Glycine riboswitch aptamer from uncultured Tateyamaria sp., 88 nucleotides, folded computationally.
It was read from a public genome assembly, where an Rfam model found it.

């Protein structure tokens, strides 16, 4: 150096769930009640281990978030640029 690993930015793709009821505002929105979703975040745990503990997820929970269309967000994947570590 090729290459590998972990991030950042840009960009493309990106699911699910009530057009529920009531009230207040009166473009959007807010509050309450019940019912739902899981792919921001968060929490739990198996094998295993150095065994009071550590320990994964797209599994589980639903605290948070979300549930007409749209918008926003969205784990994850592709592409480009870039930072760090390894590589010698």
């Nucleotide at each position: 150096a090729a290459g590998g690993c972990c991030g950042a930015c840009a960009u493309g793709g990106g699911a699910g769930a009530g057009c529920g009821c009531g009230g207040g505002a009166c473009a959007u929105c807010c509050c309450g009640c019940c019912g739902c979703c899981g792919a921001a975040g968060g929490a739990g745990c198996a094998a295993c281990g150095c065994c009071c503990c550590g320990g994964a997820a797209a599994c589980u929970c639903u605290c948070a978030g979300g549930c007409a269309c749209a918008a926003u967000g969205a784990a994850c994947c592709g592409u480009g640029u870039u930072g760090g570590c390894c590589g010698c």